[in-house]
RNA sequence: AAUUUAUAAAGAAGAGGUGAGAGCACUGGCUCUAAGACCCUCUGGCAACCCCGGGCAGAUCCCGGAAGGUGCUUCAACCAGCUCCGAUGAAAAACGGAGAACUAUAAAUU
Numbered sequence: 001a002a003u004u005u006a007u008a009a010a011g012a013a014g015a016g017g018u019g020a021g022a023g024c025a026c027u028g029g030c031u032c033u034a035a036g037a038c039c040c041u042c043u044g045g046c047a048a049c050c051c052c053g054g055g056c057a058g059a060u061c062c063c064g065g066a067a068g069g070u071g072c073u074u075c076a077a078c079c080a081g082c083u084c085c086g087a088u089g090a091a092a093a094a095c096g097g098a099g100a101a102c103u104a105u106a107a108a109u110u
Base pairs, nucleotide, nucleotide: 001110002109003108004107005106006105007104008103013043014042015041016040017039021032022031023030026081027080028079029078044073045072046071049069050068051065052064053063054062055061082099083098084097085096086095
């Protein structure tokens, strides 16, 4: 880097640094931001993907744990974009629902 599988419901903040943009890329909207955002570091925490123990002979299932490897720690994967369905409507737009795509994270394989 590519592919596959799973998840994106909930949860968990203080301090310091930096200093102008940030919310995945693009388009439109909306929002955050010098009362310091985004990002980085430290400490603490959350969760339970890997992991550990049990159900157990076995499991992709269930229960418990948290030393270690990641992750996360908050407006918020912000909304829409493509497809299908519903309702309305002359139609289109706007509305509600489901999915796809994209993105992120974990684990595995190449």
Predicted 3D model of a 110-nucleotide RNA (SAM riboswitch aptamer (S box leader)) from a Flavobacteriales bacterium. The sequence was found by an Rfam model in a public genome assembly.